[in-house]
Context: one part of a larger RNA
RNA sequence: CUGGGCGUAAAGCGUCUGUAGGUGGCUUGUUAAGUUAGAGGUGAAAGCCCCGCGCUCAACGUGGGAACUGCCUUUAAAACUGGCAAGCUUGAGAGUAUCAGAGGAAGGCGGAAUUACUGGUGUAGAGGUAAAAUUCAUAGAUAUCAGUAGGAACAUCCAUGGCGAAGGCAGCCCCCUGGGGCAAAACUGACGCUCAUGCACGAAAGCGUGGGGAGCAAACAGGAUUAGAUACCCUGGUAGUCCACGCCCUAAACGAUGUCUACUGGUUGUUGGAGGGUAAAACCUUCAGUAACGAAGCUAACGCGUGAAGUAGACCGCCUGGGGAGUACGGUCGCAAGAUUAAAACUC
Numbered sequence: 001c002u003g004g005g006c007g008u009a010a011a012g013c014g015u016c017u018g019u020a021g022g023u024g025g026c027u028u029g030u031u032a033a034g035u036u037a038g039a040g041g042u043g044a045a046a047g048c049c050c051c052g053c054g055c056u057c058a059a060c061g062u063g064g065g066a067a068c069u070g071c072c073u074u075u076a077a078a079a080c081u082g083g084c085a086a087g088c089u090u091g092a093g094a095g096u097a098u099c100a101g102a103g104g105a106a107g108g109c110g111g112a113a114u115u116a117c118u119g120g121u122g123u124a125g126a127g128g129u130a131a132a133a134u135u136c137a138u139a140g141a142u143a144u145c146a147g148u149a150g151g152a153a154c155a156u157c158c159a160u161g162g163c164g165a166a167g168g169c170a171g172c173c174c175c176c177u178g179g180g181g182c183a184a185a186a187c188u189g190a191c192g193c194u195c196a197u198g199c200a201c202g203a204a205a206g207c208g209u210g211g212g213g214a215g216c217a218a219a220c221a222g223g224a225u226u227a228g229a230u231a232c233c234c235u236g237g238u239a240g241u242c243c244a245c246g247c248c249c250u251a252a253a254c255g256a257u258g259u260c261u262a263c264u265g266g267u268u269g270u271u272g273g274a275g276g277g278u279a280a281a282a283c284c285u286u287c288a289g290u291a292a293c294g295a296a297g298c299u300a301a302c303g304c305g306u307g308a309a310g311u312a313g314a315c316c317g318c319c320u321g322g323g324g325a326g327u328a329c330g331g332u333c334g335c336a337a338g339a340u341u342a343a344a345a346c347u348c
Base pairs, nucleotide, nucleotide: 004319005318006317007302008301012316014201015200017198021194022193023192025088026087027086028085029084030083031082033081034080035077036076037075038074039073040072041071042070049065050064051063052062053061054060091191092188093187096183098181099180103177104176107173108172109171110154115149116148117147118146119145120144121143125136126135162169163168206247207246208245209244210243211242215241216240220236221235222234223233258315259314260313261312262311263310266293267292268291269290270289271288272287273286274285275284276283297304298303321348322347323346330341331340332339333338
């Protein structure tokens, strides 16, 4: 390189956008770069292969042929790919109408609960556990009533429910704003798909500066348990968790399944729309999502099964025995933590 693969065996980038590149709907005309056919030139000799000949044979030598699958020139063809020109509407898009939604960002408001504080009532316990103790409490705790403060999270509704590219998103109201579905067919006329490098987003933890701090809680302290107990249990408790701005860029970032397109029997739900139907329902059809089961087919099996892991096409990414190692060195990025790119010796 060919070839084989990537749900679970090694292997889909965390996700999007998009440049180069690759690839690309229908029709007509033209061109002739690719493509196909013919002719000419060249493709040294030797060698290989075929048919002969000569050394007694062979090796070897020698004559002829074939081959040299290539390149160049030229003539022709015009189906396919490409170029150019003209057009089309099915792909794609924007507009109109309408619908659903925890999609995003900013601001405001609300109640329940925890905690603390103040005041009232009230008295000896409370708390905690398997059992205890540390702990709190006669300086009046726990309980209970009223008030005040502050922070964080939004019970029920809530759902194999919805939205988002992914991460993710849930009290209520308002403002700004992104995306999507359906219907009709008036508009543009291939504007499409994928995408190395790049750009952007990216849970939690962590970092920087400044705030905030109710509850929870790494570290830490104490009490237990235990042979020990640097744990599990208990009492405390600081970073952190929250906000603003700036970094970090990693996850079992999972559907362990890249994106887009076409095609291929069915069944049962559910969400959103449209149409039919009904007095209202029921019910029927269809499009887009989301679940369960399963024909064919696929799969090593498990299983997947119109949302494919089926049948095909386009493009990208990735894999190549285990360990060494996602490590060393070097580069890039970062305040750091570290991230990313990424070997070899050796060994089985």